Transfer RNA from a Thermoleophilaceae bacterium, 74 nucleotides, folded computationally.
RNA sequence: GGGGCACUGGCGAAAUUGGACAUCGCAGCGGCCUCCAAAGCCGAAGAUUCCAGGUUCGAGUCCUGGGUGCCCCG
Numbered sequence: 001g002g003g004g005c006a007c008u009g010g011c012g013a014a015a016u017u018g019g020a021c022a023u024c025g026c027a028g029c030g031g032c033c034u035c036c037a038a039a040g041c042c043g044a045a046g047a048u049u050c051c052a053g054g055u056u057c058g059a060g061u062c063c064u065g066g067g068u069g070c071c072c073c074g
Base pairs, nucleotide, nucleotide: 001073002072003071004070005069006068007067010026011025012024013023019057029043030042031041032040050066051065052064053063054062
């Protein structure tokens, strides 16, 4: 220098052919239970989907540029 893959709550993942409020688990928080705690059960909260544009009635998904990480080629 060229090419490929990945990026979604604090962490790990899902999201069908582009379609309704982006879903689940873990952690954390509150409650129940207990002498206390753990385990278990219940509940609530937490996201500018890496960034900036574009296409579209509608984008996590498609297109362009950029960023970070990993891998391959020279």
It matches the Rfam family "tRNA". By type it is a transfer RNA. Gene Ontology term of the family: triplet codon-amino acid adaptor activity.